[in-house]
A computed fold for a 486-nucleotide part of an RNA from a Candidatus Daviesbacteria bacterium, annotated as small-subunit ribosomal RNA, 5' domain. Its Rfam family is "Bacterial small subunit ribosomal RNA". Rfam links the family to the GO terms ribosome and structural constituent of ribosome.
Context: one part of a larger RNA
RNA sequence: GGAUGAACGCUGGCGGCGUGCCUUAAGCAUGCAAGUCAAGGGGGUACUGAGAGCAAUCGAAGUACAACCGGCGGACGGGUGAGUAAUGCGUGGGAAUCUACCUUAAAGUUGGACAUAGCCCCGAGAAAUCGGGGGUAAUUUCCAAUGCGAUCGCGAGAUUAAAGCAGCAAUGCGCUUUAAGAUGAGCCUGCGUCCUAUCAGCUAGUUGGUGGGGUAAUUGCCUACCAAGGCGACGACGGGUAGCUGGACUGAGAGGUCGGUCAGCCACAACGGGACUGCGACACGGCCCGUACAUCUACGGAUGGCAGCAACUGGGAAUAUUCGGCAAUGGGCGAAAGCCUGACCGAGCGACGCCGCGUGGAGGAUUGAAGGCCUUCGGGUUGUAAACUCCUUUUGCAUAUGAAGAUUAUGACGGUAAUAUGCGAAUAAGCCGCUGCUAACUACGUGCCAGAAGCCUCGGUAAUACGUAGGCGGCAAGCGUUAUCC
Numbered sequence: 001g002g003a004u005g006a007a008c009g010c011u012g013g014c015g016g017c018g019u020g021c022c023u024u025a026a027g028c029a030u031g032c033a034a035g036u037c038a039a040g041g042g043g044g045u046a047c048u049g050a051g052a053g054c055a056a057u058c059g060a061a062g063u064a065c066a067a068c069c070g071g072c073g074g075a076c077g078g079g080u081g082a083g084u085a086a087u088g089c090g091u092g093g094g095a096a097u098c099u100a101c102c103u104u105a106a107a108g109u110u111g112g113a114c115a116u117a118g119c120c121c122c123g124a125g126a127a128a129u130c131g132g133g134g135g136u137a138a139u140u141u142c143c144a145a146u147g148c149g150a151u152c153g154c155g156a157g158a159u160u161a162a163a164g165c166a167g168c169a170a171u172g173c174g175c176u177u178u179a180a181g182a183u184g185a186g187c188c189u190g191c192g193u194c195c196u197a198u199c200a201g202c203u204a205g206u207u208g209g210u211g212g213g214g215u216a217a218u219u220g221c222c223u224a225c226c227a228a229g230g231c232g233a234c235g236a237c238g239g240g241u242a243g244c245u246g247g248a249c250u251g252a253g254a255g256g257u258c259g260g261u262c263a264g265c266c267a268c269a270a271c272g273g274g275a276c277u278g279c280g281a282c283a284c285g286g287c288c289c290g291u292a293c294a295u296c297u298a299c300g301g302a303u304g305g306c307a308g309c310a311a312c313u314g315g316g317a318a319u320a321u322u323c324g325g326c327a328a329u330g331g332g333c334g335a336a337a338g339c340c341u342g343a344c345c346g347a348g349c350g351a352c353g354c355c356g357c358g359u360g361g362a363g364g365a366u367u368g369a370a371g372g373c374c375u376u377c378g379g380g381u382u383g384u385a386a387a388c389u390c391c392u393u394u395u396g397c398a399u400a401u402g403a404a405g406a407u408u409a410u411g412a413c414g415g416u417a418a419u420a421u422g423c424g425a426a427u428a429a430g431c432c433g434c435u436g437c438u439a440a441c442u443a444c445g446u447g448c449c450a451g452a453a454g455c456c457u458c459g460g461u462a463a464u465a466c467g468u469a470g471g472c473g474g475c476a477a478g479c480g481u482u483a484u485c486c
Base pairs, nucleotide, nucleotide: 001486002485003484004483006482007481008480009479010478013357014356015355016354017353018352019350020349021315026313027312030310031309032308035072036071037070040069041068044065045064046063047062048061051058052057079268080267081266088193089192090191091190092189093188094187097185098184102181103180104179105178106177107176108175109174110144111143112142113141119134120133121132122131123130124129149160150159151158152157164173165172166171194240195239196238201231202230203229206228207227208226209225210224211223212222213221243265244264245263246262247258248257249256250255270291271290272289273288274287293304294303295302296301321347323346324345325344329343330341331340332339333338360391361390362389363388371382372381373380374379396423397422398421399420400419401418405413430475431474432473433472434471436455437454441470442469443468444467445466451458452457
């Protein structure tokens, strides 16, 4: 000198774009953050009600609502960096694999059956919720048929599927099996990946084989038996530290340091463990067990998990609103209308950073005004600075008009940006320094005191080094200080 997710002191006009718990992966009141489908299913409630009836009433059909069964989605999106020095990441290869939704192609979609929630009845409980009985549906479940095909088998052959819904219909949306693609994922492997030898030996599922099991798949992945191997100064094993990368900062480069925002990968979801469902999880807002903590309790027992968005407590030098909207982009579900979406888009707060703009411009001295400061008392300086004259209106305030972003429609932002008119220099300058390094000097006060200081040092009665004032220098809505990196 440059840099920062900065903080502190003094000061502070505006706009744009970014950015904002680096500390306790500490704890969390409250609200919201993942639902959707009524064109899969039966019933329910409310409303309308063709029609029947003398009437009470019954009631086809329709609309709305949500609980339940069922389907798809809750494995994405969002957060955090605790762990991890390699089951990770980066880069390059590989073979023994799976892949819902989507695309292409081929074939099929037949006949039956048993349950169960909702519902009704009874009961237990403070609650959470649960038990018994009855009865019911489906795109729930099961059986049978068929087999283009698929799997197994040398072969004969054996095994193996489905679900309907909407519509007057045409047809559309589905369902089953197979093949291929696309996408995503799992696995193996070469090389690279911090410090430490005051860590030198480490290892029994350990290294390899065979049989068996297991997985979507290879493999000690697991198991029985057999062999005695495997790794290591090219640093094993141990200890410390750390998410990795694209990149960022600095530097002429080589290099050094860092990994916040954005993007890719990984890991985690109070802590530890486990599986279930599912194409996919060993699953942040799913389940079970244990532990700690917290809440409710009728003391029998229940409930919870903000490292989602806000907010709160605590910690800290320190880091924001319990905001608006689904208008856009994207996602889930749905035939669609649409619903949901703290993803996202916006607004709010903070000079936290970068960039831009302004705080006026021109003229104005034979009285260089007054005041301040200095003075050798002559004057010098502040200083064209002010006053004064003329001009302008960025900005500001007021009024009016008013977008693009949106496609036929739909705009949170927003009466915003912008435009026009009016007013009036009006609303807007500080901070640090002045011995040398280092641009900028005098006076007074103080008297090794009070203090300054990055280094050398300065201060003990004329201090350009302390404090104040005037002047000057530098930067400027900032300026200094501190911390860290180059």

About this RNA
Lineage of the source: Bacteria > Bacteria candidate phyla > Candidatus Daviesiibacteriota.